[in-house]
Predicted 3D model of a 101-nucleotide RNA (SAM riboswitch aptamer (S box leader)) from uncultured Conexibacter sp. NCBI's taxonomy places the organism under Bacteria, Thermoleophilia, Solirubrobacterales, Conexibacteraceae, Conexibacter. Its mean pLDDT, the model's own confidence on a scale to 100, is 79. Of the family's consensus pairs, 97% are formed in the model.

This record gives sequence, structure tokens and C1' cells, in this order.
RNA sequence: CAUCCAGAGGGGUGGAGGGAACUGGCCCGACGAAACCCCGGCAACCCCCCGAAAGGGGAAGGUGCCAAUUCCAACAGGCAAAGCAACAAGCCUGGGAGAUG
Repeated sequence: CAUCCAGAGGGGUGGAGGGAACUGGCCCGACGAAACCCCGGCAACCCCCCGAAAGGGGAAGGUGCCAAUUCCAACAGGCAAAGCAACAAGCCUGGGAGAUG
């Protein structure tokens, strides 16, 4: 600096955790969590081809990834409806944190 609402799982070992800080929520997990190994797949950052560019195509190799949007929220601002009013729940934008290249 770019991207993060798309996409893609089986087996073996293992044996209780996991969802990438903390906190709150909500989920996944003995019908087997994490981790490691094998095989498979997704994607297209690097890469290869066409092209002046925009853009298009490819997937051998290097990464990455394969529950739920980065699972959701948090911090700031805004919006509609309802309601006597307030709070919470909803939606949008930004920020922060994080991940990958």
C1' cells in the first nucleotide's frame, strides 16, 4: 500500500478445547476441539499469456485459505419506524484491533 458480506473437506494420529489481543455475547466440540501428517479443493497476491492501456485469460510453481461477514459487538457520528418518554434491539458511515499478500 491492497484486500477482507464470494469460494473451497475427507482420512489418519491425537484427546479437550476452539472460533487470531482483552471484554461481552453467540456459536462449534466425546456424533471427537487444538495440534501434526496425508490426500483433495478454493482463490488468484506473486507468477505465466494476450493487450498501448483499461481489461481479459490461465493455474505448473511460491504464499494464503477451506463453519457462521474478520461469527457479532465494542469507540465516534448519523438514520427510519414505533413509543408518553428513556434504554436496549435494527441499519449506515468512519475509526480502532486483527488477518493475508
It matches the Rfam family "SAM riboswitch aptamer (S box leader)". Rfam links the family to the GO term regulation of gene expression.